[in-house]
Context: one part of a larger RNA
RNA sequence: UUGGGUUUAAAGGGUGCGCAGGCGGGCUUGUAAGUCAGUGGUGAAAAACUGCCGCUUAACGGUAGAGGUGCCAUUGAUACUGCGAGUCUUGAGUAUGGUUGAGGUAGGCGGAAUGUGCAGUGUAGCGGUGAAAUGCAUAGAGAUUGCACAGAACACCGAUUGCGGAGGCAGCUUACUAAGCCAAUACUGACGCUGAGGCACGAAAGCGUGGGGAGCGAACAGGAUUAGAUACCCUGGUAGUCCACGCCGUAAACGAUGUUCACUCGCUGUUUGCGAUACACAGUAAGCGGCUGAGCGAAAGCAUUAAGUGAACCACCUGGGGAGUACGAUCGCAAGGUUGAAACUC
Numbered sequence: 001u002u003g004g005g006u007u008u009a010a011a012g013g014g015u016g017c018g019c020a021g022g023c024g025g026g027c028u029u030g031u032a033a034g035u036c037a038g039u040g041g042u043g044a045a046a047a048a049c050u051g052c053c054g055c056u057u058a059a060c061g062g063u064a065g066a067g068g069u070g071c072c073a074u075u076g077a078u079a080c081u082g083c084g085a086g087u088c089u090u091g092a093g094u095a096u097g098g099u100u101g102a103g104g105u106a107g108g109c110g111g112a113a114u115g116u117g118c119a120g121u122g123u124a125g126c127g128g129u130g131a132a133a134u135g136c137a138u139a140g141a142g143a144u145u146g147c148a149c150a151g152a153a154c155a156c157c158g159a160u161u162g163c164g165g166a167g168g169c170a171g172c173u174u175a176c177u178a179a180g181c182c183a184a185u186a187c188u189g190a191c192g193c194u195g196a197g198g199c200a201c202g203a204a205a206g207c208g209u210g211g212g213g214a215g216c217g218a219a220c221a222g223g224a225u226u227a228g229a230u231a232c233c234c235u236g237g238u239a240g241u242c243c244a245c246g247c248c249g250u251a252a253a254c255g256a257u258g259u260u261c262a263c264u265c266g267c268u269g270u271u272u273g274c275g276a277u278a279c280a281c282a283g284u285a286a287g288c289g290g291c292u293g294a295g296c297g298a299a300a301g302c303a304u305u306a307a308g309u310g311a312a313c314c315a316c317c318u319g320g321g322g323a324g325u326a327c328g329a330u331c332g333c334a335a336g337g338u339u340g341a342a343a344c345u346c
Base pairs, nucleotide, nucleotide: 004317005316006315007300008299012314014201015200016199017198021194022193023192025088026087027086028085029084030083031082033081034080035077036076037075038074039073040072041071042070049065050064051063052062053061054060091191092188093187094186095185096183097182098181099180100179103177104176105175106174107173108172109171110154114150115149116148117147118146119145120144121143125136126135162169163168206247207246208245209244210243211242215241216240220236221235222234223233258313259312260311261310262309263308266291267290268289269288270287271286272285273284274283295302296301319346320345321344328339329338330337331336
C1' cells in the first nucleotide's frame, strides 16, 4: 500500500459554517472525452515460453513459432459517466398562516434564605464532633423581635419534560433576536450532500485590567485523629467563585456511537402541532423515553433515535512501555495548547 476496522478491545475530530476537492434526482436531445469493438503501425536484439535440432547427457547452443497487458493512428458503437442544450418536480429552498420552548442578548422588578450593622427583650452558655478541642460569649454571645444594608443563587412547579449545533440554558417581566415543527396552497427549478485546509463558537479551572465580595472555599493557620497524618473530621480563612472587557482553547467536551440520504416486524409511555369531534377511542407529522423480533455483535447488548441492509464524503486506528514525552515548527502575557518521533525495552 492493499485489506480489515473505530459503543466497551487501538481508533469518530468538542461543535458548527464553509473555499477547494469528492459524490450527486427524472425525461429528451447533441457530442463522443472516459468506456467498448474492429483495422493498421510500433512494441530492437538477447533473455523468458513452446516445437524441432546439435555437442555421449545436462548446463550450453542453433532454428522456427507464439506472445508482448502498452503507445500512436484510424473506423465504428452509445448503455453508463463526463461535457453542451432544453425540460420536469419528487431532493433543496422561498412565500403565507398558525404554533412551541429553562434557545440567545440587554434592561427592570420580586420573595425566601444567609451574613453584617443598629435597637429591644433576655441570661449563661453557644458552636462543633464518633468523642473532643481550637473558636465565639458576662466588654452580654447564642436564642428571639423590629429596622437597615450587602452579595449570590432562584425552593415548590420540576418530569427518562422542554430548547439549543455543541458547550450549555431554570424566579417574574419588557425590548430586541435566532430556530424548530405543523397545515394548506403558490413559487424557484437540482439551487443538493460531504468537506482537507480555513473561519467562528466552545464547561470548569487559569491569566490580564478595573470593579465587587454575602455564602462557599484551593493555599494557609490552628484543633483533633494517628506510630506518623504535609489527609479524611472540626474552627477560621486568602485567591477564586460574581460583573465588564480581553485572553486561554482544553474535559469521561460521552450516546465513550462523525454527517447526510434511502430501506427494514411490533407493543407501550410522553411532549408539541394538525385533523376530527360527542366527553371517548382511534389517526397523522415532528421530537423525547421504555420493552421486544428479524438481522447484527466476541459478548454485554443494539434493534425505524441501529451497533440491521445499502450509498456518498470526511476524521481516525495498526502490540505494551518509552510518550502525548524529546526535538523542530506554530499559537499564547503566562500556564500551557496544537502538531508529534526515535533509541532502548518487554

Small-subunit ribosomal RNA, central domain from Tangfeifania diversioriginum, 346 nucleotides, folded computationally. Its mean pLDDT, the model's own confidence on a scale to 100, is 88. Its Rfam family is "Bacterial small subunit ribosomal RNA". Its family is annotated with structural constituent of ribosome and ribosome in the Gene Ontology. It was read from a public genome assembly. Lineage of the source: Bacteria > Pseudomonadati > Bacteroidota > Marinilabiliales > Tangfeifania.